[in-house]
Molecule: Glycine riboswitch aptamer
Organism: Sedimentisphaerales bacterium
RNA sequence: UCGAUGAUCAGGAGAGAGACCCCCGGAAAUGGGGGCGCCGAAGGGGCAACCGGUUGUGAGCCGGAAAACUCUCAGGCAGAAGGAUCCUGAUCGGACG
Numbered sequence: 001u002c003g004a005u006g007a008u009c010a011g012g013a014g015a016g017a018g019a020c021c022c023c024c025g026g027a028a029a030u031g032g033g034g035g036c037g038c039c040g041a042a043g044g045g046g047c048a049a050c051c052g053g054u055u056g057u058g059a060g061c062c063g064g065a066a067a068a069c070u071c072u073c074a075g076g077c078a079g080a081a082g083g084a085u086c087c088u089g090a091u092c093g094g095a096c097g
Base pairs, nucleotide, nucleotide: 001097006092007091008090009089010088011087012086013085018036020035021034022033023032024031037077038076039075043073044071045070046069050064051063052062053061054060
């Protein structure tokens, strides 16, 4: 000097699934109790290759190990809010060269 990964903020885009049924209360919303049916893209859990240890360079066992896969704890199932991820901009930062 250049300005990668990453982080924060702002704007834009952003899916899925019952405006479910019963009771209490209420203007409504939220709320409380019960019932069944669903979704996966907040968060969270699980697993492979591979790596390491043990071992006889074996099998087996143990540990580490990813996701948009999977589970559905949490969350969600009109709208709003939220929402992984993507794009743009700004800020921080300063890898490689």